[in-house]
RNA sequence: GCCCGUUUAGCAAAGUUGGAAUUGCGGCAGCCUUCUAAGCUGCAGGUCGUGGGAUCGAGACCCACAAUGGGUG
Numbered sequence: 001g002c003c004c005g006u007u008u009a010g011c012a013a014a015g016u017u018g019g020a021a022u023u024g025c026g027g028c029a030g031c032c033u034u035c036u037a038a039g040c041u042g043c044a045g046g047u048c049g050u051g052g053g054a055u056c057g058a059g060a061c062c063c064a065c066a067a068u069g070g071g072u073g
Base pairs, nucleotide, nucleotide: 001072002071003070004069005068006067007066010025011024012023013022019056027043028042029041030040031039049065050064051063052062053061
């Protein structure tokens, strides 16, 4: 240089045929307990890597770029 994969909350992931984001862990609060842990309930936390395009509408499609992993001359 070329080719392929990945990029979604603090961490790990899901997200089907485009109708607008979900789960687990973690965090906070409450319940329970003599207390802690465990368990239960609730809450907060997302420019979906960046920019642009097509579309009434994009996490999902198209283009460029970036980061990261792998392959290859």
This is a predicted structure of a 73-nucleotide RNA (transfer RNA) from Dictyostelium discoideum AX4.
The prediction has a mean pLDDT of 83.
The sequence is in RNAcentral, with records from ENA, Ensembl Protists and Rfam.